Small-subunit ribosomal RNA, 5' domain from a Patescibacteria group bacterium, 511 nucleotides, folded computationally. The organism belongs to Bacteria candidate phyla, within Bacteria. The full RNA is in RNAcentral, with records from SILVA. The coordinates come from a structure-prediction model, not an experiment, and the mean pLDDT is 85.

Context: one part of a larger RNA
RNA sequence: GGAUGAACGCUGGCGGCGUGGAUAAGGCAUGCAAGUCGAACGAACAUUUUAUUUUAGCAAUAAGACGAAAUGUUAGUGGCAAACGGGUUAGUAACGCGUAGGUAACUUACCUCGGAGUCUUGAAUAACCCAGCGAAAGCUGGACUAAGACAAGAUGGUAAUGAGGGGGCGAAAGCCAUUCUCAUUUAAAGAUUUAUCGCUCCGAGAGAGGCCUGCGUCCUAUCAGCUAGUUGGUGAGGUAAUGGCUCACCAAGGCUAUGACGGGUAGGGGGAGUGAGAGCUUGGCCCCCAACAUCGGAACUGAGACACUGUCCGGACUCCUACGGGAGGCUGCAGUCAAGAACCUUUCUCAAUGGGCGAAAGCCUGAAGAAGCGACGCCGCGUGUAUGAAGAAGUCCUUCGGGAUGUAAAAUACUUUUUUUGCCGAACAAUUUUUGAGCGUAGGCAAAGAAUAAGGGGCUCCUAAACUCGUGCCAGCAGGAGCGGUAAGACGAGUGCCUCAAGCGUUAUCC
Numbered sequence: 001g002g003a004u005g006a007a008c009g010c011u012g013g014c015g016g017c018g019u020g021g022a023u024a025a026g027g028c029a030u031g032c033a034a035g036u037c038g039a040a041c042g043a044a045c046a047u048u049u050u051a052u053u054u055u056a057g058c059a060a061u062a063a064g065a066c067g068a069a070a071u072g073u074u075a076g077u078g079g080c081a082a083a084c085g086g087g088u089u090a091g092u093a094a095c096g097c098g099u100a101g102g103u104a105a106c107u108u109a110c111c112u113c114g115g116a117g118u119c120u121u122g123a124a125u126a127a128c129c130c131a132g133c134g135a136a137a138g139c140u141g142g143a144c145u146a147a148g149a150c151a152a153g154a155u156g157g158u159a160a161u162g163a164g165g166g167g168g169c170g171a172a173a174g175c176c177a178u179u180c181u182c183a184u185u186u187a188a189a190g191a192u193u194u195a196u197c198g199c200u201c202c203g204a205g206a207g208a209g210g211c212c213u214g215c216g217u218c219c220u221a222u223c224a225g226c227u228a229g230u231u232g233g234u235g236a237g238g239u240a241a242u243g244g245c246u247c248a249c250c251a252a253g254g255c256u257a258u259g260a261c262g263g264g265u266a267g268g269g270g271g272a273g274u275g276a277g278a279g280c281u282u283g284g285c286c287c288c289c290a291a292c293a294u295c296g297g298a299a300c301u302g303a304g305a306c307a308c309u310g311u312c313c314g315g316a317c318u319c320c321u322a323c324g325g326g327a328g329g330c331u332g333c334a335g336u337c338a339a340g341a342a343c344c345u346u347u348c349u350c351a352a353u354g355g356g357c358g359a360a361a362g363c364c365u366g367a368a369g370a371a372g373c374g375a376c377g378c379c380g381c382g383u384g385u386a387u388g389a390a391g392a393a394g395u396c397c398u399u400c401g402g403g404a405u406g407u408a409a410a411a412u413a414c415u416u417u418u419u420u421u422g423c424c425g426a427a428c429a430a431u432u433u434u435u436g437a438g439c440g441u442a443g444g445c446a447a448a449g450a451a452u453a454a455g456g457g458g459c460u461c462c463u464a465a466a467c468u469c470g471u472g473c474c475a476g477c478a479g480g481a482g483c484g485g486u487a488a489g490a491c492g493a494g495u496g497c498c499u500c501a502a503g504c505g506u507u508a509u510c511c
Base pairs, nucleotide, nucleotide: 001511002510003509004508006507007506008505009504010503013381014380015379016378017377018376019374020373026337027336028335030334031333032332035080036079037078040077041076043074044073045072046071047070048069049068050067052065053064054063055062056061087292088291089290096217097216098215099214100213101212102211103210106209107208108207111205112204113203114202115201116200117199118198119153120152121151122150129142130141131140132139133138159185160184161183162182163181164180165179167176168175169174190197191196192195218264219263220262225255226254227253230252231251232250233249234248235247236246237245267289268288269287270286271282272281273280274279294315295314296313297312298311317328318327319326320325345371347370348369349368353367354365355364356363357362384414385413386412387411394405395404396403397402419448420447421446422445423444424443428438455500456499457498458497459496460481461480462479466495467494468493469492470491476483477482
């Protein structure tokens, strides 16, 4: 000198774009953050219309009963989503990450393309109703019913499994490519409407993932030896798949001064800061990957999880309780307490972009888009402009002659960025129409009036800028050298000056 997710002191006019819990991965009141589909299903309720019928009435009509239809709403069954999106960096020195490869050892819901199909049946169960238990959370029993829920059977091959035969290379073991035959096994679901959406099987694609490998990846030897599933084999189990992944048996291996093992520290990368570069330091915001979700463990469902707002068990903590028993998990968005030098609103909207569900209308979305707060940072603008005295007043200095503040002010003439008021007023909307949270915002026009707007630090030397007074090794200053003990340019004040400027200084850290 540059830099910062900064803090502190003094000061503070505006705008744009960014950015803001770095400490206690400490505890959390409250609200919201994942739903959706009635075009899968039975049912209930509401509204409307209506066939038949009863009663009252002469009739119109009114009330009721039993049906039908339409529309709407929904607790439940069922489907898809909930494994994404959002947060954090505790753990991890590791195939975790980065890079380059491998998978002849693998998987893939939704989407796209191609081929083939969608037959016949059955048994239940929730809801509802009845009965009961419990303070509650909730639970138990009986009876009834539906489906794209569940189950049985049929059919199918370019599907799966097994067996057998043939081909090429080779001396053989074996390797490679491919084909044929036989046997066994495995599918399906309908809906609205008249054209679609589905369902099942197979092949391919796209995108997504799993696993394996080479190389790279902090400090420490005041850590020198470490290791029994340990290293390898055979067989089996397990997995989508390879593998001590697991198990039985067998062998005795495997790693290590090219630093094993142990200890400490740490999420990794793209990048960021600095530097001429080499390098050094760093990993906040944004993007990619990983890991975690009160602590520890486990599996279930599923294409995908061993699952942040799913389940079960155990621990700690908090809350409710009728003391028998229950409920909870902000490292989502806001917000609160604590600790701290220190970090924001319990805001608006789904208008746009994107995501989930749905045929669609649409619903949901604290993702996102916006607004709010903070000079926290960067950038931009302003706080007026011109004229104006050999130069007012005041103040300071003085050799008492004068000098400085100083064209500065006043005054005169202007301008209106900004400010205030009024009027107009977008883009973002993609569309035939409709649809804007932000927002009457940005911007434009008019009017008023210099009007609303300057401070901080420094002035001995390093280092740009000095005089006077006060103090008297005191009070104090200070980054270093050092100043202060009676004329202090170094302390305190005044005047002047220097410098940066809506900031200026200090502290901390990196180069």